Predicted 3D model of a 143-nucleotide RNA (FMN riboswitch aptamer (RFN element)) from Epibacterium ulvae. The sequence was found by an Rfam model in a public genome assembly. It matches the Rfam family "FMN riboswitch aptamer (RFN element)". About the family: The RFN element is a highly conserved domain that is found frequently in the 5'-untranslated regions of prokaryotic mRNAs that encode for flavin mononucleotide (FMN) biosynthesis and transport proteins. The organism belongs to Epibacterium, within Bacteria.
RNA sequence: CCUCGUUCUCAGGGCGGGGUGAAAUUCCCUACCGGCGGUAUAUGGAAACAUCCAUGAGCCCGCGAGCGGCCCCAAACGGGGUGUCAGCAGAUUUGGUGAAAAACCAAAGCCGACGGUUAUAGUCCGGAUGGAAGAGAACGAGU
Numbered sequence: 001c002c003u004c005g006u007u008c009u010c011a012g013g014g015c016g017g018g019g020u021g022a023a024a025u026u027c028c029c030u031a032c033c034g035g036c037g038g039u040a041u042a043u044g045g046a047a048a049c050a051u052c053c054a055u056g057a058g059c060c061c062g063c064g065a066g067c068g069g070c071c072c073c074a075a076a077c078g079g080g081g082u083g084u085c086a087g088c089a090g091a092u093u094u095g096g097u098g099a100a101a102a103a104c105c106a107a108a109g110c111c112g113a114c115g116g117u118u119a120u121a122g123u124c125c126g127g128a129u130g131g132a133a134g135a136g137a138a139c140g141a142g143u
Stems, first nucleotide, its partner, number of pairs: 002142009016030004031123002033112002035063004042055005058110002066088002068085001069082005092108005114126003
């Protein structure tokens, strides 16, 4: 250094302005936000000049929470479990450069679980002081 194990820590942002209205952070105009891993023709660094390291995509691939299904408890309200288990689980084009662009540069677009609400919610409230993709640290074991 690598692999495995245990424990611990961490792990999501956003309605400002205007309009209508009895009522809207929910509608309309405008504004604002972008989880985790992978992937590069980008950026920085190192090098034995083979290559390596760090950063690097909301809409390319995959994952996560959520809904649903199934199972259990319950008279019911509801609660618990399961995580692939029928299923749902968003969204990009054009131009440029180039050998090559899904990622670069430019422009124009698009998307966002469930429940609640005096009025329809990515941004408010709630499940959630939860869970979790994963990230890091310590200790132990193995090679």